[in-house]
Source information:
c-di-GMP-I-GGC riboswitch aptamer from an Anaerolineales bacterium, 81 nucleotides, folded computationally.

RNA sequence: CUCGAAAAAGGCAAACCCGUCGUGAGGCGGGGGCGCAAAGCCAAGAAUCUGUCAAACUCGCAGAUUGUCUAGCUGCCGAAG
Numbered sequence: 001c002u003c004g005a006a007a008a009a010g011g012c013a014a015a016c017c018c019g020u021c022g023u024g025a026g027g028c029g030g031g032g033g034c035g036c037a038a039a040g041c042c043a044a045g046a047a048u049c050u051g052u053c054a055a056a057c058u059c060g061c062a063g064a065u066u067g068u069c070u071a072g073c074u075g076c077c078g079a080a081g
Base pairs, nucleotide, nucleotide: 002081003078004077011036012035016031017030018029019028020027021026034067040073041072044070045069046068047065048064049063050062051061052060
């Protein structure tokens, strides 16, 4: 450097439930634990979703998701190769 061990320490936390904020997608706090080696950060590109508009779809505009993928930045541990 690559890699990610039927290794160790530590970390994160899906569904669901409660509270709360939001028109909504969803956010936050608590419980919970399916999973995760970047499930750390970032909404830049794609994707999906919401709102607005609208006869309807597309486009546009305003948003959400990084636990959908890519790009960028940073990072714990150390068996084998």
Model confidence (mean pLDDT): 83 of 100.